[in-house]
RNA sequence: CUCUUAUUCAGAGUCGGUGGAGGGACAGACCCGAUGAAGCCCAGCAACCAUCACAUCAUGUGAAAAGGUGCUAACCUGAUGCAAGGAAAAUUCCUUGAACAAUAAGAG
Numbered sequence: 001c002u003c004u005u006a007u008u009c010a011g012a013g014u015c016g017g018u019g020g021a022g023g024g025a026c027a028g029a030c031c032c033g034a035u036g037a038a039g040c041c042c043a044g045c046a047a048c049c050a051u052c053a054c055a056u057c058a059u060g061u062g063a064a065a066a067g068g069u070g071c072u073a074a075c076c077u078g079a080u081g082c083a084a085g086g087a088a089a090a091u092u093c094c095u096u097g098a099a100c101a102a103u104a105a106g107a108g
Base pairs, nucleotide, nucleotide: 001108002107003106004105005104006103007102008101013042016041017040018039022032023031024030026081027080029077043072044071045070048068049067051063052062053061054060055059078100082097083096084095085094086093087092088091
């Protein structure tokens, strides 16, 4: 990097340290940021892998949080984007699915 499976509800620092101008994947918007962005450290959250207990055909349920990852602005920005349907009534809202994206585990 590609493929497969699962998840994208909730939770947890926009008030710690460092660092100095960007950030919220992309597009249009709308936002955050010198009252301090990204990154790094620390802290926290969750429980995918791993661990433990019980039952089991596959696997499931529960516990714990030391390890491997992940995550920690947003009256919800994985909001909207493509398709179908519905409501109000003229541009808004809702539902379902897809695409794209992210994370974990496995394979190449």